[in-house]
Molecule: small-subunit ribosomal RNA
Organism: Polyangiales bacterium
RNA sequence: AGAGUUUGAUCCUGGCUCAGAGCGAACGUUAGCGGCGCGCCUAACACAUGCAAGUCGCACGAGAAAGGGCUUCGGCCCCGGUAAAGUGGCGCACGGGUGCGUAACACGUAGGAAAUCUACCUUCGGGUGGGGGAUAACGUUCCGAAAGGAACGCUAAUACCGCGUAAGACCACGUCCAGUACGCUGGAUGAGGUCAAAGGUUGCCUCUUCAUGAAAGCAAUCGCCUGAUGAUGAUCCUGCGGCCCAUCAGCUAGUUGGUAGGGUAAUGGCCUACCAAGGCAAAGACGGGUAGCUGGUCUGAGAGGAUGAUCAGCCACACUGGCACUGAAACACGGGCCAGACUCCUACGGGAGGCAGCAGUGGGGAAUCUUGGUCAAUGGGCGCAAGCCUGAACCAGCGACGCCGCGUGAGUGAUGAAGGCCUUCGGGUUGUAAAGCUCUGUGGGGAGAGACGAAAACGUCGGGCGCUAAUAGCUCCCGGCCUUGACGGUAUCUCCUUAGCAAGCACCGGCUAACUCUGUGCCAGCAGCCGCGGUAAGACAGAGGGUGCAAACGUUGCUCGGAAUUACUGGGCGUAAAGCGCGUGUAGGCGGACCGAUGUGUCAGGUGUGAAAUCCCCGGGCUCAACCCGGGAACUGCACUUGAAACUGUCGGCCUUGAGUACCGGAGAGGGUGGCGGAAUUCCUGGUGUAGAGGUGAAAUUCGUAGAUAUCAGGAGGAACACCGGUGGCGAAGGCGGCCACCUGGACGGUUACUGACGCUGAGACGCGAAAGCGUGGGGAGCAAACAGGAUUAGAUACCCUGGUAGUCCACGCCGUAAACGAUGAGUGCUAGGUGUCGCGGGUAUUGACCCCCGCGGUGCCGAAGCUAACGCAUUAAGCACUCCGCCUGGGAAGUACGGUCGCAAGACUAAAACUCAAAGGAAUUGACGGGGGCCCGCACAAGCGGUGGAGCAUGUGGUUUAAUUCGACGCAACGCGCAGAACCUUACCUGGGCUGGAACACUACCGGAACCUUCUAGAAACAGAGGGGUGCUCGCAAGAGAAUCGGUAGACAGGUGCUGCAUGGCUGUCGUCAGCUCGUGUCGUGAGAUGUUGGGUUAAGUCCCGCAACGAGCGCAACCCCUGUCCUUAGUUGCCAUCAGUUCGGCUGGGCACUCUAAGGAGACUGCCGGCGUCAAGCCGGAGGAAGGUGGGGAUGACGUCAAGUCCUCAUGGCCCCUAUGUCCAGGGCUACACACGUGCUACAAUGGUCGGUACAGAACGCUGCUAACCCGCGAGGGGGAGCGAAUCGGGAAAAGCCGACCUCAGUACGGAUUGCAGUCUGCAACUCGACUGCAUGAAGUCGGAAUCGCUAGUAAUCGCUGAUCAGCAGGCAGCGGUGAAUACGUUCCCGGGCCUUGUACACACCGCCCGUCACACCAUGGGAGUCGAUUGCUCCAGAAGUGGCUGAGCUAACCCGCAAGGGAGGCAGGUCCCCAAGGAGUGGUCGGUAACUGGGGUGAAGUCGUAACAAGGUAGCCGUAGGGGAACCUGCGGCUG
Repeated sequence: AGAGUUUGAUCCUGGCUCAGAGCGAACGUUAGCGGCGCGCCUAACACAUGCAAGUCGCACGAGAAAGGGCUUCGGCCCCGGUAAAGUGGCGCACGGGUGCGUAACACGUAGGAAAUCUACCUUCGGGUGGGGGAUAACGUUCCGAAAGGAACGCUAAUACCGCGUAAGACCACGUCCAGUACGCUGGAUGAGGUCAAAGGUUGCCUCUUCAUGAAAGCAAUCGCCUGAUGAUGAUCCUGCGGCCCAUCAGCUAGUUGGUAGGGUAAUGGCCUACCAAGGCAAAGACGGGUAGCUGGUCUGAGAGGAUGAUCAGCCACACUGGCACUGAAACACGGGCCAGACUCCUACGGGAGGCAGCAGUGGGGAAUCUUGGUCAAUGGGCGCAAGCCUGAACCAGCGACGCCGCGUGAGUGAUGAAGGCCUUCGGGUUGUAAAGCUCUGUGGGGAGAGACGAAAACGUCGGGCGCUAAUAGCUCCCGGCCUUGACGGUAUCUCCUUAGCAAGCACCGGCUAACUCUGUGCCAGCAGCCGCGGUAAGACAGAGGGUGCAAACGUUGCUCGGAAUUACUGGGCGUAAAGCGCGUGUAGGCGGACCGAUGUGUCAGGUGUGAAAUCCCCGGGCUCAACCCGGGAACUGCACUUGAAACUGUCGGCCUUGAGUACCGGAGAGGGUGGCGGAAUUCCUGGUGUAGAGGUGAAAUUCGUAGAUAUCAGGAGGAACACCGGUGGCGAAGGCGGCCACCUGGACGGUUACUGACGCUGAGACGCGAAAGCGUGGGGAGCAAACAGGAUUAGAUACCCUGGUAGUCCACGCCGUAAACGAUGAGUGCUAGGUGUCGCGGGUAUUGACCCCCGCGGUGCCGAAGCUAACGCAUUAAGCACUCCGCCUGGGAAGUACGGUCGCAAGACUAAAACUCAAAGGAAUUGACGGGGGCCCGCACAAGCGGUGGAGCAUGUGGUUUAAUUCGACGCAACGCGCAGAACCUUACCUGGGCUGGAACACUACCGGAACCUUCUAGAAACAGAGGGGUGCUCGCAAGAGAAUCGGUAGACAGGUGCUGCAUGGCUGUCGUCAGCUCGUGUCGUGAGAUGUUGGGUUAAGUCCCGCAACGAGCGCAACCCCUGUCCUUAGUUGCCAUCAGUUCGGCUGGGCACUCUAAGGAGACUGCCGGCGUCAAGCCGGAGGAAGGUGGGGAUGACGUCAAGUCCUCAUGGCCCCUAUGUCCAGGGCUACACACGUGCUACAAUGGUCGGUACAGAACGCUGCUAACCCGCGAGGGGGAGCGAAUCGGGAAAAGCCGACCUCAGUACGGAUUGCAGUCUGCAACUCGACUGCAUGAAGUCGGAAUCGCUAGUAAUCGCUGAUCAGCAGGCAGCGGUGAAUACGUUCCCGGGCCUUGUACACACCGCCCGUCACACCAUGGGAGUCGAUUGCUCCAGAAGUGGCUGAGCUAACCCGCAAGGGAGGCAGGUCCCCAAGGAGUGGUCGGUAACUGGGGUGAAGUCGUAACAAGGUAGCCGUAGGGGAACCUGCGGCUG
């Protein structure tokens, strides 16, 4: 620091996802040790049991039992003035827990309190006199189950109450001084009023009294009272700061303020009475939701974001709600009262309780521990102290929950062992890994030693200071001694022990480090995203191997990051999401030049604070680290203070350039009102006139003989204003168009003068706002939603046509939306130009105008820099900057639901979520496509000739049938195709009979025999059985051995026309013999790509020329090759015969090679020459010459590629499958079936013909298991025969059409020959299924073929025959050959195919594409919904516990007062009552949530239905708004936009 994912590819936008870090975690697998931390995030759910707050006898009275000892049995002594209880004091408001509530002065931070309190503690001053009456405990009696209580009686105090004193304090008043915010405050002072106290313990007699010693007293100490002071703690107030929702916009009656009073420690509506009517709010009141806040923690480069466990500060709470008491402090976790819910006890009368203390239990939950030890340390309470208490704390236990550390061994060790896995079978890998050898000893185990944490207090001894009469005593200080450890026999150390006991988890397609085999076969499964899996899966599962981390590793969840994806740092808005339709203007924000002041912001210094801990740096302590300790820095903040004065703000002054005003001038569809005008449509009247008109692609509906259309004249009425007219003008936008008048707004130009910043923007607000639509009333010519009819169509709720109503028009009032667009907010400044145009002005020139030059304002085009993803923008910015406003944050759901506001309605504005997808998009690129365009070509059309489609037959195919009808080929480019030839064979199919290492091939070993030929038996044959003949070659004397070959046995194995042509090679078809397809370098572009290859010409051609940011090159084209056309040379048999000779008259013979021919080599043609055209070119046209002329004709030759085209059944081949069968042998059958359908052919339908007779002329092939002559036989197929010929010699061999002649005469025929019968021939082992041919007989359909469709441009079509391959036989097919031999092409509009350029695109599997909506089905979430249930809250009313307060208090009443007393008074208590008030009850609203018959749309879902709306001109251009209509997409009207 980035990466993956939209596309065929690219750039951009944009979302989704991943890699990182973290966690109080959980789950899965695994697990050796230790240290340090952490451990109910859920039910503030309910709790059994134990413990968590007591202490003081030096405040007080009283005072055991048990036990022990003694006893004279009466009792006494010890324990012991002990325990327990009580009065009293202090504590219990700390410590510990939790986060319910709380959006608040709760918290944080900085201040204020002159508006306050503070027990214990510190320091200082003063005091502590003298009295009184009670009461618990206790005793007696009584009630109660208990908890507990009542009455009477006794008693003490540091408990309670008067009195005295009042330094001091406080209160009100007076005087003086100082300060002041004029409210008051502080100090001094005068007189008046009010308020205190408590003693305990220890020691000593100096003074007094009794007098060994005590008391008073003195002293010490602990207390007590009062005042001040400090510290600590607490309370109150204020500024600022920190959540979400505006679909919460208005809230408020103690409300806001005042006066008086009450209350409090204290200010204050805190409370009450009265008075006033205020107060808060867009800088967000009120309401709703959520939440303890902070230091910090996590993340991040930072800014931020998220969070608020452990530790620390603050707050709140203690079963729920309310209330007060006590107290210095509480409205009190382990206190009280009341109410409620719950639990428990009960004798049913009544009582008890509150773990959100520590453990622990149940429950909830994915999930969170021991009912442990000790007060040794630290800290707290009480106490003079010893000490007691302390679930605070310190320790231990459980848990890999986290962090940190250690170990599971180290060294050496190559025959690279075995085994596993893979393999191309060679090997590779696991792998120095193991084994083996040599070492070490952490952890574990055994034995032993053994801490730090402890310093004190107390006591005691010694010393010192002080108090004092005191050498008692006591406080304080110093030193010595004594004593105290839960953890724990722990840490640590030593010895012994043995490599012995200690490694897993995840991943391996890309991101992302790591690859193979097997299994599986869109199954099972994986998956964070993209995506894997449909028979060769590096993606599933297993294995081997590898990678990563490691006592852990993965997964899940959550946070930050990456995400500049909310953008302060640090984003955008023409087309990707995004500029309000436009203006006026409020608040707000921002604002020209100069001078001065101030010091708000700003900047600098200082001070205070910013708790500690944490983070960071340095150092130190645990062996290291984690962890801990010390010091520093930092805490970016706030406040105060001192200063600076540039900028900002404010104040004052001044200025004119921003802005505005006045004056002059012209331009304009700017707006409003009224009037006027002509053209046209329609209608009406009249005239002329007659049969049609109208309308369309073509028609029809319609109009017209009742007179239309056409035409003329006249009239009526409404609406709109041709030409001018223009990327011309005006307006803020919507918008504005005949002419005239009136009223009126704005802009512009010019010139001076004036005002003096008056400016810009603009949330809300207000106004304007096309069309459609709505209301009321008019109007209505044309047009025209709806509607009707006619067409079109499969349908046609459309497009087209004929009609036609709202509406369109006017007035008034609504609506408030549009593709309201420049898809571009407003304003200001700056930044090259060029060229139009509108308005005004100036200059030069001119008589004047135009032209020309310059300036200002508007409106266009093209372009520099710059910007932009690109397209493009470019002084009219989308450039460079500033100011203000609006808006955006993935697609869909959805501009929808709900709520609110507006509206008569239609609807508008505001505006979500659940759910779902991994994209949705923008621009540009290359293709492909278009019922887009341009140019061009092709038997593509046209022009012609002949066919097919109809018939019969042949052949192939489909279908059907069958035991089998083997298989493949399926638009062109399957279908006379594989098949150049199925009776058996072929043959792959079927039935049946057989064989099993095989019928054949290759290897090894062994045995036997050479090989080979042949007979018989059974059988359909295969096969099986039984014989016979026969021995070769080399070596060797022989025996024998060897080679080769045959048979048998055995082993690895053969074999497969079985599957996959979508695993392949090879070969082939096709586009297409079309002219294309590419590369290198350079250049352009961010890039895909472009350029070159486009353009102008030209060509059959990317053929060539010219031009050109291209220059070259390759594969194609052409040429080189073959055949053919002319000539030459060479050669002359089997070919030929001009000349010569012979001849049986046949080149037959001699002879010749001249000619033909044969087959080798050459020549020839190149736009070379001439003319014209053309760009001086390429080239084209014409001509000459020539056998041939512009590639002469034909062939071979097939670029990059496309079709997963065809072929596993030619062959080869991966994988899979069969292995006594899917192999192999044999016989028979089948591939030849036959209601049908199609393709390709043959023969015809006849007279350009048929039949018969005669007669002429080819080429190219072929022939020895062959062609076969002559001759003979047969009507013929053929038979006999056998010459010749391995073929320029012989043969097939007759060419046919043609020509000559004859007959037929238009008829289903003397056309046509199918079909059938009989008889034959040939081939072959064999013609039944199932051959060809012959003869005789038979004589079908068919009289030129519907829609449609094929071939052909010259030696072509058509027509005629001949040959060959295959082949025993079989040709109507195929491959060739020659003979005869046409017609037509104006031309490129149209059909088909193709090439190039261009255009549009939502296509890229590429139009056989993409894609929309209804309907049907399944699932999911959601809106409405008669209601219903719950939560919460407002208001009204009822009720009113406990309790404070007020009043009362006739009942009761110790302290004080009066009184001799009785008694009275003051004061108090019970009780009563009033205000307030919790729970509760009743009623009525709001909000939120659950649920619901039914209902609405939405989303999703391999193969459903209907259509075809959109993308190309998408076949009616599309889209926006609106209105109507329609199964549906949609259609139509009106206005708008160009995307």